[in-house]
Context: one part of a larger RNA
RNA sequence: CUGGGCAUAAAGAGCACGUAGGCUGUUCAAUCAGUCGGAUGUGAAAGCCCCCGGCCCAACCGGGGAACUGCAUUCGAUACUAUUGAACUAGAGGACAGGAGGGGUGAGUGGAACUCCAGGUGGAACGGUGAAAUGUGUAGAUAUCUGGAGGAACACCGGUGGCGAAAGCGGCUCACUGGCCUGUCUCUGACGCUGAGGUGCGAAAGCUAGGGUAGCGAACGGGAUUAGAUACCCCGGUAGUCCUAGCCGUAAACGAUGGGCACUAGGCAAUGGGUUUCCCUAUGGAGUUCAUUGCCGUAGCAAAUGUGUUAAGUGCCCCGCCUGGGGAGUACGCUCGCAAGGGUAAAACUC
Repeated sequence: CUGGGCAUAAAGAGCACGUAGGCUGUUCAAUCAGUCGGAUGUGAAAGCCCCCGGCCCAACCGGGGAACUGCAUUCGAUACUAUUGAACUAGAGGACAGGAGGGGUGAGUGGAACUCCAGGUGGAACGGUGAAAUGUGUAGAUAUCUGGAGGAACACCGGUGGCGAAAGCGGCUCACUGGCCUGUCUCUGACGCUGAGGUGCGAAAGCUAGGGUAGCGAACGGGAUUAGAUACCCCGGUAGUCCUAGCCGUAAACGAUGGGCACUAGGCAAUGGGUUUCCCUAUGGAGUUCAUUGCCGUAGCAAAUGUGUUAAGUGCCCCGCCUGGGGAGUACGCUCGCAAGGGUAAAACUC
C1' cells in the first nucleotide's frame, strides 16, 4: 500500500458555514467522450510457456508456435456514465395561514436573602467545632425593630420538560432579531448531499486596558488536628468571580457514537401541532397523522456490556481519523499568541 476498523479495545475534528473536489431524482431526444465489440498496424531480439531437434543425458544450444493482457488508426454498438437540448415533481426551496419555546442582542425594572452604614430597644456574651482555639464584644457586639446604601444571583413553578449547530440558555417587561414545527398542496423546477484547504462561533481558567467588588474565594496569614500536616476542619483574606473593549482557542468540548438519504416488529410515556361520520359533551376521553424527547423490547448486529425506526441493523454518498506499549502529543522546524501556551509533529533507544 492493500485490507480491516473508529460507543467502552488504537481511532469521529468541540461545533457550524462554505471554496475546490467527490457523489447526485424521473422522462424523452441528440452526440458517441468514457464503456463494449470487430479489423489493420505496432507491441525488437533474447527470456518465460508449448512442440520438435543437436551435444551419450542434463545444464546448454538450435528451429517452430503461442504469448506479449498495451498503444495507435479505423469501422461499429448505445444499456450505463458523461455532454447538450426539451420536459416533470416524489428531493430541495419559496408563498399563504396558524403554533410552541430559559434561542440571541440591547434597554428598563422587581422581590427575597446577604454584607455594610445610621438610629431605637437591650445588657454579656456571640461565633465556631468531633472537641476547641484563633476571631467579634461593656469604646455596647450577637439578638430584635426602623431607615438607607451596594453588588451578585434569580427560590417555588421546574419536569426523564423546552430552545439552540455546539459552547450554552431560567425573576419580570419592552424593542430588535435567528431558527424550528404544523396545515394548504398554491409557486419555482434538481436549485441537492458532503466538504480537503478556508472562515466564523466556541465552557471554565488565564492575559491586556478601564471600571466594579455584597457574597464566595486560589495565593497568603492565623487557629486546630497530627509523629509531621506546606492538607482535610475553623477565623480572616488578595487575585479572581461581575461589567465594557480586546486576546486566548482549550475540556471526560461525552451519546466517549461525523453529516445526509432510504429501508427493516412492536409496546408504554411525554412535549408542540393537525385531524376524525367515534364516545361524552362542563371538562375531557378514544382513534389517527406529522415533528421532537425518553423508557422497554423483536429480528439483526456485537468479544461482551449492550444497541435495537433517535441503530451500534441493512445499503448508498462525502469528509475526518486509527495501524503494538513506552519514548511522546514530547524534541526540532514552521506557524499562531502580549504571555501562559496552542496547532502541526518525528526519531534514536527500549519492551
Source information
This is a predicted structure of a 351-nucleotide part of an RNA (small-subunit ribosomal RNA, central domain) from an uncultured Planctomycetota bacterium. The full RNA is in RNAcentral, with records from ENA, Greengenes and SILVA. Model confidence (mean pLDDT): 89 of 100.